[in-house]
This is a predicted structure of a 1554-nucleotide RNA (small-subunit ribosomal RNA) from Verrucomicrobia bacterium ADurb.Bin118.
Rfam family: Bacterial small subunit ribosomal RNA.
The prediction has a mean pLDDT of 83.
């Protein structure tokens, strides 16, 4: 270059990622099976379970040309009877032909079944037989002479129930023995070639001894012969031999299960001489002799299981599996024998022993379907008691021929492949039925209906094969012969078909007979509606169903496959999930505690040889079939035939020699020696040394001492503590001390002395690969723990006492015993961690630090520079899922070892091995879960860390909590006490007005198209309405004088319609459920400074960044810096009120200046006119911006602190505005709304009750409790409001509420309108001249009506209450406190509530430590429904699986003895017997191994709401965990060693930048 092949993945941990692992799907196959369904046809298949047991029938016989006897027919001869004869019958003999048993040959050892058994030379594949043997066939070679003796069958007798057996007699043969003959064979003895070499074989002579045989037939011309025959010639036999060619026995390499929880096994065991046997070799067997054979490369046990060609899968590599078809084996009810035979230890033979069945006269006998049907049993589940020898093949036989469940057919099953068909074209009123559906309309859908065709399959007729050549029968012709005979060949005629009247062809009719099953959340192709309501159900895996279910049912659609289509089951695949191709081991599972070293793996460098791996040629095999690839047949396919090329293999032979091996010489670089040399807590032993705790004595000395979050037990007046002297004992070795040393790990620390190991490094002097790593093995091994003896000062498990606590078997406290310690011995585990096996060798770097050595200096050193070991930090490539590792690798190579394979059960049980004993090694399953897990990210969370902020605390002021009384809950009551909010963020809240109404509840009486709206039918004419009466609590129910309208048409009567009514159908109506089915609205965090987005850029990724960081700030408010640059939504500003001033504008507002007027003595009030200056209304501008000055601050900037000016100064104050969101907040009773429910009621109307009910409990006001006060009396000043079913003045009554009256106003005009305050006086600390409930009682006033249930007023009454426990709220300036007025809402009010309005008017921030709450950064994390998270173990229930267990009952073996059948062998022996040796089954006794079952027990697993507690996840509230040991409900707790996989802070090394 061509060609040909050729690997797809998703779902599920998470609040989101990556990674890791695991479950689960999707595919393709089945000897299948069930569930629905079902036309046809070819080809294929079909007892996988009970090698269970079997009725019946059939599966193996044939040959008269091998032999007798015996029967039938039919002929011929002769002989009898009968007839007159044909004739007919008997007999006998002969031939023909056909039957019967028997003898004798061959066949029954093939063929057909099946899969028990077997882990083996049984099977595969290549050898080997020089160790062998084959009937029948094929070639050759020579032979077939001569005799005799039995016996079946048959008779005949006895016997027996039968299967049978016995005896006596006659008889044949290709049945049997003698004798000849020896081509040859075969022993034996020598010789000679030739080949093999461990034995010997083959071939030529030679001698010598042994050693065969049957006959049957067919034809004949001359000679013999009475015939039969001889003879002659064929054919088929026979015998004895060679080679052949089929089958077949033994060996032998090498190959393929599982189990070490099977480590050790053998006595005919291994070997070896001699014999036996066998076709053969060979412990196959025997005698003697030797002691030996196999094993970690897996012996011996155990467990499975016929191999194999091959079949499924699969890109392969492989992993399963071994149906049919084929090839080899093994088996025949079980077990064990041989016999005959050319072959057997023999399915349809024999003999025993067994167990089942069956006969039967109980004396005994028979049988073997795992041959083809069949039949019962077990099981999810596997056909006909069929045709035929036509073909093919096989047995016999000369041959016809007979036999052949072998083999062809056919029949059953959709069991599996392949084909085919249920129709093909037109057809829109886009029909009906059915669904949906926004009510418009869509979907089934050209689908159907109709029109036109065809005519496949079935279906009825009609013609109708191929497989059939042969052998034989006649006929002709060569050939062979004396022969025209008989044989042999070749032509030719005849004959031969189960299947099947089948395939196939023809005709006929006619859409006429022919479609279902499954799925439809997702993954995975396809969606809607009813029903139900965590029910019923589904489900492979995630998971669906609690009232709007695409996931359950059913329907309509839709997909998908189609005579099947779906589920289960099992097999590969996907899974690279055992990783050979092609995986891992820091944290996910996984490096062995550590070293020494056997086996074994792997091994520097040159050179030679060999030729075992290896590479190539050539040869042989590699069965066929099956697959591939090309053709070819059957209409095509399925399926078959034909050729090729594979068949990866494995033997034999030539060649090559690079590599790897074997062997020979060599070499120094690996390694190890050797010399010198210096560091070290390296190990072992002796000695020793001082500080300190504790005791004891002895002195001074007096009242506490110890202890703790406070205590308290304890110790002390019999003298503690403290302090001084003396002693005494045992332990540990302060400072040096330090990511410094040493060593393989554990692990070592006072000083000396002694004995020892290793490691550097300098020298480069020896040996020559002497290495590396290490299964098994051996050694060493912290703490704790044991055993036996010392010791015991301090510590301190257990314990005991005190305290904390709900409790506290703990944390704390005082005591305290084992232990710690030493000596010999055990025990062998730790988070024995660098969670990192060892060696080696390459790969950029910078800096400490030990140790040695060299260089340059230098008097010598120090610094410096370079090298080698050892031990740190940081970081480049590179790796990693990340996190991090980085010449000390987790980088990139190569060698060995050790270990992983989801998560619990479980390092747990059972069995071994160790251990005094705790216990340690080793090391599972059943059974559950769909995850467990690892590193990172976002939160959120901490009884973590900074930083800041909030009336958050602190500094004030008041006040709630106490009384009373309103008022709301909540409880209680009730026919009702409607009903909704329930921490903050329900609770003077919906409800800005509950006597009735409201009104949603009650309870009683009514109405049913309704109180209200629309539609359509259909009546209806004194209709509609209605004064009036009757009933009655009303509604309501009845009677009703009287009594219209409107349109059209028409003069008009009058029709018809509207409007009414009345009736009937649609409907209407619900404050009936559901705010967890919604819209709106609305609360809260919070007016907290937050929340995000684009583009970049980082990171596999979630995400990060921006938005962090240094200032600032009320503010993510601004500057700086920064991989980030900009932007939204929010913060601020714009918007309204108010504060200052300018300008405009002038009524109903002002009223100064003017004038006019009234009163009045005057001040001065009133009133009118002019006027808009002033106050006010309103309306437009101006005004504040850190602009200006100083300071600070990081040079700066933003900002802060102070100042000027200014009505106002740093957002002036107020208000409105409430980001992304979060709580399923709250409301279905405001309105709206889906869906569900109720229709003579759950709708609608009335009276009358209730929401007002009262032991009690909170919650929120009010008005107090007084003297900063109350009470009288006087005076004074708002602001915002509201008035016409209104506000009401002045006047008059009434003590008062209020009444009478009505000026005035539709409203800057007129009305409602101020109180503290101030001024005067009383009261004088009292339950009062406070306080005002309660209660009596007259009243007013609204209303239809104040009785349950109004407000007020007057007189009388005069409760509690003297300033409020724990505890708690609100306020930061015009606020807080106080003190009054308006208003909504209303008939009238329980307003002390809300809403606003204005007077008077304070105190006090040190400050952020603490307590709430919020922001931001960080840290930790087992949360993520997010700490109100999560999550631990006992106990108690219930359900499964398991261990232990006195035992019971099976299964297998072992061992030793006992009894011994049938037979084969040996002895005996004319025969028969008889004796031994092995010997099946069986007994007995004792062992192993395995398996059921078991009272009781252990733990464990699982289970929506049980009990105790709070172990663990944040510092988890005592850091956790590992080893161990005690000790307690339970978690756990303490004590010793150890580890970080510990927050925090502070300090020290070291690193990084500067």
């Nucleotide at each position: 270059u061509a060609u040909a092949c050729g690997g797809a993945g998703a779902g599920u941990u998470u609040g989101a990622u990556u990674c890791u692992g695991g479950c689960u799907c999707a595919g393709a196959a089945c000897g299948a099976a069930c569930g629905c369904u079902g036309g046809c046809g070819g080809c294929g298949u079909g007892g996988a379970u009970a090698a269970g047991a079997c009725a019946u029938g059939c599966a193996a016989g044939u040959g008269g040309a091998a032999c007798g006897c015996u029967g039938g027919u039919u002929g011929u001869c002769g002989g009898g009877u009968a007839g007159c004869a044909a004739u007919a019958u008997u007999c006998g003999a002969c031939a023909a032909u056909u039957g019967g048993a028997g003898u004798c040959g061959c066949g029954u050892a093939a063929g057909g079944g099946u899969g028990c058994g077997u882990a083996a030379c049984a099977c595969a594949u290549g050898g080997g037989u020089a160790a062998u043997c084959u009937a029948c066939c094929g070639u050759u070679a020579a032979g077939u002479c001569u005799g005799g003796a039995a016996u079946a069958a048959c008779u005949c007798g006895c016997u027996g129930a039968a299967a049978g057996g016995c005896g006596a007699g006659c008889u044949a043969a290709u049945g049997u023995c003698g004798g000849a003959u020896g081509u040859g064979u075969u022993u034996g003895c020598g010789g000679g070639a030739a080949g093999a070499u461990c034995u010997c074989u083959u071939c030529c002579g030679g001698c010598a001894a042994a050693u065969a045989a049957a006959g049957u037939u067919g034809g004949g011309g001359a000679c013999c012969g009475c015939a039969a025959g001889g003879c002659c010639u064929g054919a088929c036999g026979c015998u004895u031999g060679a080679c052949g060619a089929u089958g077949a026995g033994c060996c032998c390499g090498u190959g393929g299960c599982c189990u070490a929880u099977c480590a050790g096994c053998u006595a005919g065991u291994u070997g070896g001489u001699g014999g036996g046997g066998u076709a053969a070799u060979g412990g196959c067997c025997c005698a003697c002799c030797a002691a030996g054979g196999c094993c970690g490369a897996g012996a011996c046990g155990g467990g499975u299981a016929g191999c194999u060609g091959g079949u499924c899968u699969g890109a392969g590599a492989g992993g399963a599996c071994g149906a049919c078809c084929a090839g080899c084996c093994a088996c025949a009810c079980u077990g064990g024998a041989a016999c005959u035979g050319a072959g057997a230890c023999a399915c349809g033979g024999u003999c025993c022993a067994g167990a089942c069945a069956c006969c039967u006269a109980c004396g005994g006998g028979u049988g073997g379907c795992a041959g083809c049907a069949g039949u019962c049993g077990a099981g999810a589940a596997u056909c006909u008691u069929u045709c035929a020898c036509a073909a093919u093949g096989g047995g016999c036989g000369c041959a016809a021929g007979c036999c052949u469940g072998a083999u062809g057919g056919a029949g059953c099953g959709a069991c599996g492949c392949c084909g085919c068909g249920u129709g093909g074209g037109g057809g829109a009123u886009g029909a009906a039925u059915g669904g949906c559906u926004u009510c418009g309309g869509c979907c089934c859908g050209u689908a159907a209906a109709c029109c036109c065709c065809u005519g496949u399959c079935a279906u009825u007729u009609g013609c109708g094969a191929u497989c059939a050549a042969a052998c034989c029968u006649c006929g002709c012709g060569a050939c062979c012969u004396a022969a025209u005979a008989c044989g042999u060949c070749g032509c030719g005629a005849g004959u031969u078909g189960a299947u099947a009247g089948u395939a196939g062809c023809g005709a006929a009719a006619g859409a006429g007979g022919a479609a279902g099953g499954g799925a439809c959340g997702g993954c995975u192709a396809a969606c809607u509606c009813u029903g139900u309501g965590c029910c019923a159900g589904c489900a492979g895996c995630c998971g669906c169903g609690g009232u709007a279910a695409u996931a359950c049912a059913g329907a309509g659609g839709u997909c998908c496959c189609g005579a099947g289509c779906g589920u289960u089951g099992u097999u590969c695949g996907a899974a690279u999930u055992c990783a050979c191709u092609g995986g891992g081991c820091g944290u996910a599972a996984a490096g062995g505690g550590u070293g020494c070293g056997u086996a074994g793996g792997c091994g520097g460098u040159c050179g030679g040889a060999u030729a075992a791996g290896u590479c190539u040629g050539a040869c042989g095999u590699g069965a066929a079939a099956u697959g591939c690839c090309g053709g070819a047949g059957c209409u095509c396919a399925a399926c078959u035939c034909c050729g090729g090329a594979a068949c990866g293999g494995c033997g034999u032979u030539g060649g090559a020699a690079a590599c790897u091996a074997u062997u020979c010489g060599g070499c120094u670089c690996g390694a190890g020696g050797a010399u010198u040399g210096g560091a070290g807590g390296g190990g072992g032993g002796a000695c020793u040394g001082g500080a300190a705790u504790u005791c004891u004595c002895g002195g001074u000395g007096u009242a506490g001492c110890a202890g703790u979050g406070a205590a308290a037990u304890g110790c002390g007046u019999a003298g503690a503590u403290a302090u001084c002297g003396a002693g005494a004992g045992g332990a540990a070795c302060a400072c040096c001390u330090g990511u410094g040393g040493c060593g393989a790990a554990g692990g070592c620390g006072a000083g000396u002395c002694c004995c020892u190991g290793g490691a550097c490094a300098a020298u480069u002097c020896c040996u020559g690969a002497c290495g590396c790593u290490g299964a098994g093995g051996c050694a060493c091994g912290a703490a704790a723990g044991c055993u036996a003896g010392g010791g015991g000062a301090g510590c301190a498990a257990a314990c005991a006492g005190g305290a904390u606590u709900a409790g506290a078997u703990a944390c704390c406290c005082u005591g305290g015993u084992a232990g710690u310690c030493c000596u010999a011995g055990c025990c062998c585990u730790a988070a024995a961690c660098g969670g990192u096996g060892c060696a080696u060798g390459u790969u950029u770097g910078c800096u400490g630090u030990g140790g040695g050595c060299g260089g340059a200096a230098u008097c010598g050193a120090c610094c410096c520079c370079g090298u080698c070991c050892g031990u740190g930090g940081c970081g480049a490539a590179g790796c990693u899922a990340a996190c991090g590792c980085a010449u000390u690798a987790a980088a990139c190579a190569u060698g060995c070892c050790g270990c992983c394979u989801g998560g619990g059960a479980a390092g747990u049980a059972c069995g071994g091995c160790c251990g005094c004993a705790a216990g340690g090694c080793u090391a599972a399953a059943a059974c559950u879960c769909a995850a467990a897990g690892a590193a990172a990210u976002u939160g959120a969370c901490g009884g973590g860390g900074g930083c800041c902020u909030g009336c958050a605390c602190a500094a004030g002021c008041g006040g709630u909590g106490g009384a009373g009384u309103a008022u709301g809950u909540g409880g209680c009551u009730c026919a009702a006490u409607u009903c909704g909010a329930u921490g903050c963020a329900a609770c003077g809240c919906g409800a800005a007005g509950a006597a009735c109404c409201u009104u949603a509840c009650c309870u009683g009486g009514c109405c049913u198209u309704g109180a209200c709206a629309u539609g359509c039918a259909a009546g209806u004419a004194g209709u509609a309405g209605a004064a009036u009466c009757c009933u009655g609590a009303a509604a309501g129910g009845g009677a009703g004088a009287c009594g219209a309208g409107u349109g059209u048409a028409g003069c008009a009567a009058u029709a018809c319609a509207c409007a009414g009514c009345u009736u009937g159908c649609a409907c209407a109506g619900g404050u009936g459920c559901u705010g967890c089915a919604u819209g709106g609205c609305u609360g809260u965090c919070g007016u907290c400074a937050g929340c995000u987005c684009g583009u970049g850029u980082c990171g596999u990724g979630a995400g990060a960044u921006g938005u962090u960081g240094g200032g600032u700030u009320a503010a993510g408010u601004c500057c700086c810096g920064c991989a980030a640059c900009g932007a939204g939504c929010g913060c601020a500003a714009c918007c309204c009120c108010u504060g200052u001033g300018u300008c405009c504008u002038g009524u109903u507002g002002c009223c100064a200046c003017u004038c006019c007027u009234g009163c009045g003595a005057a001040a001065g009030c009133g009133g009118g006119a002019a006027g808009c200056a002033c106050u006010c209304c309103g309306g437009a501008c101006a005004g504040a911006c850190u602009g200006c000055c100083u300071c600070g601050c990081u040079u700066a900037a933003a900002c802060g602190g102070g100042g000027a000016g200014g009505a106002a100064g740093g957002u002036g104050g107020g208000g409105a505005u409430g980001a992304c969101g979060u709580c399923a907040a709250g409301u279905c009773a405001g309105u709206a709304u889906g869906g569900c429910c109720c229709u003579u009621a759950c709708g609608g109307c009335c009276a009358g009750g209730g929401c007002u009910g009262c032991a009690c409990a909170c919650g929120u006001a009010c008005u107090a409790c007084a003297a900063u006060g109350c009470c009288c009396g006087g005076c004074a000043c708002a602001g915002a409001g509201g008035g016409a079913c209104g506000c009401a003045a002045g006047a008059u009554c009434g003590u008062a509420a209020g009444a009478u009256g009505g000026a005035g106003c539709u409203a800057a005009u007129c009305c409602c309108u101020a109180a503290a305050a101030c001024c005067g006086g009383g009261c004088u600390c009292a339950g009062u001249u406070c306080a005002g409930a309660u209660u009596g009682u007259c009243g007013u006033c609204u209303g239809c009506a104040a009785c349950u249930c109004g407000a007020c007023g007057g007189c009388a009454u005069g409760a509690a209450g003297c300033u409020g426990g724990a505890a708690u709220c609100g306020c930061u300036a015009g606020u807080a406190a106080u003190g009054g007025c308006g208003c909504a809402u209303c008939a009238g009010c329980u307003a002390c509530g809300g809403c606003g309005c204005c007077g008077u008017g304070a105190a006090u921030a040190c400050g952020u430590u603490c307590c709430c709450a919020g922001g931001c950064c960080u840290u930790g994390u087992a949360c993520a429904c997010a700490c109100c998270g999560c999550c631990c173990g006992u106990c108690a229930c219930a359900u499964c699986a398991u261990g232990a267990a006195a035992g019971c009952c099976g299964g297998u073996u072992g061992u030793a003895c006992c009894c011994g059948a049938a037979g084969u062998c040996g002895c005996u022996u004319u025969u028969c017997c008889g004796c031994g040796c092995c010997g099946a089954a069986g007994g007995u006794a004792u062992g192993g191994c395995u398996g059921g079952u078991g009272a009781u027990u252990g733990g464990g697993a699982u289970g929506a709401a049980g009990u105790c507690g709070u172990a663990a996840c944040a510092a988890g509230g005592u850091a956790g965990c590992c080893g161990u040991a005690g000790g307690g409900g339970a978690a756990c707790c303490u004590g010793c060693g150890g580890c970080u996989g510990g927050a925090u802070c502070a300090c020290c090394u070291c690193c990084u930048u500067u």